The RNA shown here (transfer RNA) has 73 nucleotides and comes from a Candidatus Omnitrophota bacterium.
The coordinates come from a structure-prediction model, not an experiment, and the mean pLDDT is 80.
Rfam family: tRNA. Rfam classes the family as a transfer RNA.
Lineage of the source: Bacteria > Pseudomonadati > Candidatus Omnitrophota.
C1' cells in the first nucleotide's frame, strides 16, 4: 500500500434479506427468609462507532472517516 470481517443497553449477543430495537447476565424495587444467598414478580437502561446520501420510511442499502481483528504485498 491492497483486500476481507466486526462496531447495537454496563457486559455477551440477537434483530432471516427496509416498516416505530430485543434476550441473557448485571443493576434497581417488591415478595419470600431471623439475615444473606438462592428463587419468584416487576422496573430502569440504546438518537444502533461518527458524518453524509438514497427512500414515504434505514441497525439493515450506498459513500467517506474512525477503532479493532485477519490475510496479501
Nucleotide at each position: 500500500g491492497g483486500g476481507c470481517c466486526a462496531u447495537u443497553a454496563g457486559c455477551u449477543c440477537a434483530u432471516u434479506u427496509g416498516g416505530u430495537a430485543g434476550a441473557g447476565c448485571a443493576u434497581c424495587u417488591g415478595c419470600c427468609u431471623c439475615u444473606u444467598a438462592a428463587g419468584c414478580a416487576g422496573g430502569u437502561g440504546g438518537u444502533g462507532g461518527c458524518a453524509g446520501g438514497u427512500c414515504c420510511g434505514a441497525a439493515u442499502c450506498c459513500u467517506g472517516c474512525a477503532u479493532g481483528g485477519c490475510c496479501c504485498a